[in-house]
Context: one part of a larger RNA
RNA sequence: AGCACACGGAGGAUGCCUGGGCGCCAGGAGCCGAAGAAGGACGUGGCGAACGACGAAACGCCUCGGGGAGCCGUAAGCAGGCUUUGAUCCGGGGAUGUCCGAAUGGGGGAACCCAGCAGUCGUAAUGGACUGUUACCCUGCAGUGAAUACAUAGCUGCAGUGGAGGCAUACCCAGGGAACUGAAACAUCUAAGUACCUGGAGGAAAAGAAAACAAAAGUGAUUCCGUCAGUAGCGGCGAGCGAACGCGGAUUAGCCCAAACCAAGGUACUUGUACCUUGGGGUUGCGGGACGUCAAUGUGGUGAAGUGUUCAUUAGGUGAAGAGGUCUGGAAAGGCCCAUCAGAGAAGGUAACAAUCCUGUAACUUAAAGUGAACAACAGCCUAGACGGAUCCCAAGUAGUGCGGGGCACGUGAAACCCCGUAUGAAUCCGGCAGGACCAUCUGCCAAGGCUAAAUACUCCCUAGCGACCGAUAGUGAAGCAGUACCGUGAGGGAAAGGUGAAAAGCACCGCGGGAGCGGAGUGAAAAAGAACCUGAAACCGUGUGCUU
Numbered sequence: 001a002g003c004a005c006a007c008g009g010a011g012g013a014u015g016c017c018u019g020g021g022c023g024c025c026a027g028g029a030g031c032c033g034a035a036g037a038a039g040g041a042c043g044u045g046g047c048g049a050a051c052g053a054c055g056a057a058a059c060g061c062c063u064c065g066g067g068g069a070g071c072c073g074u075a076a077g078c079a080g081g082c083u084u085u086g087a088u089c090c091g092g093g094g095a096u097g098u099c100c101g102a103a104u105g106g107g108g109g110a111a112c113c114c115a116g117c118a119g120u121c122g123u124a125a126u127g128g129a130c131u132g133u134u135a136c137c138c139u140g141c142a143g144u145g146a147a148u149a150c151a152u153a154g155c156u157g158c159a160g161u162g163g164a165g166g167c168a169u170a171c172c173c174a175g176g177g178a179a180c181u182g183a184a185a186c187a188u189c190u191a192a193g194u195a196c197c198u199g200g201a202g203g204a205a206a207a208g209a210a211a212a213c214a215a216a217a218g219u220g221a222u223u224c225c226g227u228c229a230g231u232a233g234c235g236g237c238g239a240g241c242g243a244a245c246g247c248g249g250a251u252u253a254g255c256c257c258a259a260a261c262c263a264a265g266g267u268a269c270u271u272g273u274a275c276c277u278u279g280g281g282g283u284u285g286c287g288g289g290a291c292g293u294c295a296a297u298g299u300g301g302u303g304a305a306g307u308g309u310u311c312a313u314u315a316g317g318u319g320a321a322g323a324g325g326u327c328u329g330g331a332a333a334g335g336c337c338c339a340u341c342a343g344a345g346a347a348g349g350u351a352a353c354a355a356u357c358c359u360g361u362a363a364c365u366u367a368a369a370g371u372g373a374a375c376a377a378c379a380g381c382c383u384a385g386a387c388g389g390a391u392c393c394c395a396a397g398u399a400g401u402g403c404g405g406g407g408c409a410c411g412u413g414a415a416a417c418c419c420c421g422u423a424u425g426a427a428u429c430c431g432g433c434a435g436g437a438c439c440a441u442c443u444g445c446c447a448a449g450g451c452u453a454a455a456u457a458c459u460c461c462c463u464a465g466c467g468a469c470c471g472a473u474a475g476u477g478a479a480g481c482a483g484u485a486c487c488g489u490g491a492g493g494g495a496a497a498g499g500u501g502a503a504a505a506g507c508a509c510c511g512c513g514g515g516a517g518c519g520g521a522g523u524g525a526a527a528a529a530g531a532a533c534c535u536g537a538a539a540c541c542g543u544g545u546g547c548u549u
Base pairs, nucleotide, nucleotide: 001548002547003546004545005544006543007542008541009540015534016499017498020470021469022467023466024465026463027462028461029459030458031166032165039100040099041098042055043054044053046078047077050074051073052059061094062093063092064091065090066089070082071081072080105114106113107112115134116133117132118131119130120129121128136163137162138160139159140158141157142156143155144154171202172200173199174198175197176196182189186236212219213218223250224249225248226247227246233241234240254451255450256449261280262279263278264277265276266275267274268273269272285429287394288393289392290391291388292387293386294385300382301381302380307376308375309374310373311372312371313370314369316365317364318363322338324337325336326335327334339356340355341345347359348358349357400424401423402422403421404420405419406418407417410436431446432445433444434443435442486493487492506533509520510519511518512517
């Protein structure tokens, strides 16, 4: 030095565990904000910091309920208190709520600086303190009032539970809008109206009551799902893109205006017209309405706030049955032997595996106050017919057309349909639009105004539950005070780190040592569980013995 065996050190794999995650399901909720949000800064405790809680009324205040013996958070300890005159704790309502932040009196390098006005306090007086108020825009009202006579603009004041900002990196609509990529290169095309930016909104949004489809038969607003169908088509007919009708389902709901005409009021002037405002009227395509005549005073709906009832929700309550025997053990819930309950044998805990020990579970039950839903009655509101066919109305810079684009599955094509720019530019029922160029016939429908629940999409959040999901290099980046430490000028990047024991019973006391530590003693089932703490693999480092060289 090598090998083997034994015993150690070091290390933290493995096993077991879980307080944390991940995915889903059902129900709820789906907004907060000038009455100052979201998010923060700084403070508040008898005793250093931190987290949580709270706000100068500061580990809390008032009140109404619940609850019933302990309590003063994590968090021990010292000191001192509270509590059956019901504390701590749980829930409803209220009060307080510094400073920053849309931040809004002015400023500003956020959490700071400096003011005006009114009132109160203080000082001999000045300085000072406290409370309230003072941004901008919009709307309404009032006053005032230029160029410029009336007027208007402007200015001033008052009022407004009007706006502003946040967010859930989700879902929705709209305005803008790529490239990589694919086409085995690349330009039309694709990716894709995607990513991204902006605006806006809601609990959903959007769409929506036929100028729709269809085809000789019919359907009857919209949305979503299945199918039709990878079909018909589009396409450097390449890559690729890709319907609709119809059928089957989910859910169902329909309405209001403009105009003609009438009435009232007003304005203008040409004095009988035009226009405006308000009210009535009216809302349709087997055309409707106005208008004229007749008939009816009813029918059917909707229904804010408030009231009442019920239900749900925001705390809770009751809740069966072994302190059985014995054995092992540190410990019984385990073994053996006997019992009991069960509308409860879900689960968790308790010194090993507990229906009957604890918390619970099934079942039943409960709210002073707040919130939500349904229902009831009520105010209010909406709603109808027949006949006639002379006259009037039926949404205009609109429809359509030319040119240039966009959207439609459809790339200009034979290209209808819808939308935009530009130039033009109709008709009013003997009317107009559509049925994929266009024309005729036929059929369907009535544009140029508006509203509309449900079926659909999503999940920051709350409650209950589930998992052939993870189990500490996994699962969230984060199981521990993590978006922390740390890195970066910054945008931004971004960790590591779990386990004594049933219970601290966390080793009194003695000895050695400067200490760290160690040896006794003691606790414990175990200390080869001693906090560098469950198990404790390997690499790596030793000690002893044997063999070989």